Transfer RNA from Gracilibacillus boraciitolerans JCM 21714, 72 nucleotides, folded computationally. The RNAcentral record of the sequence draws on ENA and Rfam. Rfam family: tRNA. By type it is a transfer RNA.
[in-house]
RNA sequence: GCGCUCGUAGCUCAGGGAUAGAGCAAUGGUUUCCGGUGCCAUGUGGCGGGGGUUCAAUUCCCUCCGAGCGCG
Numbered sequence: 001g002c003g004c005u006c007g008u009a010g011c012u013c014a015g016g017g018a019u020a021g022a023g024c025a026a027u028g029g030u031u032u033c034c035g036g037u038g039c040c041a042u043g044u045g046g047c048g049g050g051g052g053u054u055c056a057a058u059u060c061c062c063u064c065c066g067a068g069c070g071c072g
Stems, first nucleotide, its partner, number of pairs: 001071007010024004026042005048064005
């Protein structure tokens, strides 16, 4: 330099046009002398940046940035 894959919650990952979710973690409650375990409740916040297509974009297209793999 070229090609491919990927970027979504604190972490690991789903979701691939109209509602953003799961597990773990976290927080509050309960239990306990205390902690842990168990049980109940809570999504709190987040689609890498910019532009385009569309009535509507996390999703499709372009570009940039970042990560991984392969080739040279």